[in-house]
Molecule: Bacterial RNase P class A
Organism: Candidatus Zixiibacteriota bacterium
RNA sequence: AGAGAGGGAAAAACGGUCGCGCUUUAUGGUGACGUAAAGUGAGGAAAGUCCGAGCUCCGAAGAACCGGGGUGCCCGGUAAUGCCGGGGCGGAGAAAUCCGACGGAAAGUGCCACAGAAAACAGACAGCCCACCUGUCCGCCGUCAGGCGGGCAGAGGCGAUGGUGAAAACGAGGCGUAAGAGACCCCGCCUGUUGCAGGUGACUGCGGCAGGGGCAAACCCCACCCGGAGCAAGGCCAAAUAGGGAAAGAGGGGCUGGUUCGCCCCGUCUGAUUUCCGGGUAGGCCGCGCAGAACCGUCAGGUAACUGGCAGGUCAAGAUAAAUGGCCGUUUCCGUCCGUUCGGGCGGAACAGAACUCGGCUUAUUUCCCUCUUUCUGG
Numbered sequence: 001a002g003a004g005a006g007g008g009a010a011a012a013a014c015g016g017u018c019g020c021g022c023u024u025u026a027u028g029g030u031g032a033c034g035u036a037a038a039g040u041g042a043g044g045a046a047a048g049u050c051c052g053a054g055c056u057c058c059g060a061a062g063a064a065c066c067g068g069g070g071u072g073c074c075c076g077g078u079a080a081u082g083c084c085g086g087g088g089c090g091g092a093g094a095a096a097u098c099c100g101a102c103g104g105a106a107a108g109u110g111c112c113a114c115a116g117a118a119a120a121c122a123g124a125c126a127g128c129c130c131a132c133c134u135g136u137c138c139g140c141c142g143u144c145a146g147g148c149g150g151g152c153a154g155a156g157g158c159g160a161u162g163g164u165g166a167a168a169a170c171g172a173g174g175c176g177u178a179a180g181a182g183a184c185c186c187c188g189c190c191u192g193u194u195g196c197a198g199g200u201g202a203c204u205g206c207g208g209c210a211g212g213g214g215c216a217a218a219c220c221c222c223a224c225c226c227g228g229a230g231c232a233a234g235g236c237c238a239a240a241u242a243g244g245g246a247a248a249g250a251g252g253g254g255c256u257g258g259u260u261c262g263c264c265c266c267g268u269c270u271g272a273u274u275u276c277c278g279g280g281u282a283g284g285c286c287g288c289g290c291a292g293a294a295c296c297g298u299c300a301g302g303u304a305a306c307u308g309g310c311a312g313g314u315c316a317a318g319a320u321a322a323a324u325g326g327c328c329g330u331u332u333c334c335g336u337c338c339g340u341u342c343g344g345g346c347g348g349a350a351c352a353g354a355a356c357u358c359g360g361c362u363u364a365u366u367u368c369c370c371u372c373u374u375u376c377u378g379g
Base pairs, nucleotide, nucleotide: 001375002374003373004372005371006370007369008368009367010366012331013330014329015328016327017326018325020041021040022039023038024037025036026035027034028033043351047362048361050360051359052358053357054356055230056229057228058227062261063260064259065258066257068226069225070224071223072222073087074086075085076084077083088102089100090099091098092097103221104220108219109218110215111214112213125162126161127158128157129156133154134153135152136151137150138149139148140147141146170188171187173185174184189212190211191210192209193208194207195206196205197204198203234286235285236284237283244277245276246275247274248273251266252265253264254263294314295313296312297310298309299308300307301306332349333348334347335346336345337344338343
């Protein structure tokens, strides 16, 4: 100097001027509101709406079976999570580090396009073999019977070699065979199971035995968990209309779906419930001091996530078609021009706006700092 990896911080600041929202105080007003002063006013992601909760409502509510949804290695953390921390195993990378949809393929079913002979109870395209069997041809030996050797074909044997493919039945070295092959031997890899040792555990190491395609982000099996809907939740006040008309009607309802049982509530001509037509209202207030699983500081414990203590400190927008802004000057950073330096002029400064709140994850983006890995060059 280059490339890469992990972590942290900031998100412009100050002054003036004009214009906005809210709160408090004082004052004027019947009230709506007005005047003055003080204070305060959009993020690290406010985005996505992918998760989890606080909060609100569904009157109180049982059992069984089926269905549906979610999670998926271990140990911790948290209000909780599919999140965070630390590990285990597997994978990527030279490394720092990063990723994992990470229970089960020995319960069953299913899939592996195209190519290839064949894709898991496999299979014979090219090819290899003639030890055994059948036929035929040639040569030799033999009086005959028959024997020996070679070629071809058939029937047969092979799954090594070649080819196809992501993958062809675990891999290298040998034995063995007619030719071959885990057929057998030895050494390895993977899966299962079992013994001993270590570890809270996932697992790890050393042995024995049995096996050897992949896919469950295919159906499925196993373990654990799960009411629903959501601030447009929900509550209060005021006002207005037509406490309207017609049809069906003995059942209807009881926290995602279905069935059965049990129990309860409403209703059965004084009509629950359902359907159709028609009319009125769409206003105001609360929810929304956002005071919290809150933030900052400090001490202690813990590898860490995090937890606990403190007669320590702070209170930060609450709009409702939606305020939080515009202009000027100075400073900071970057680029460019002039200039010996100092300095001066001009231009630019990312992603992007709360709408009940909080904890996470994911995505977008500018600048700076720290640590680590590695390459080159110089000393």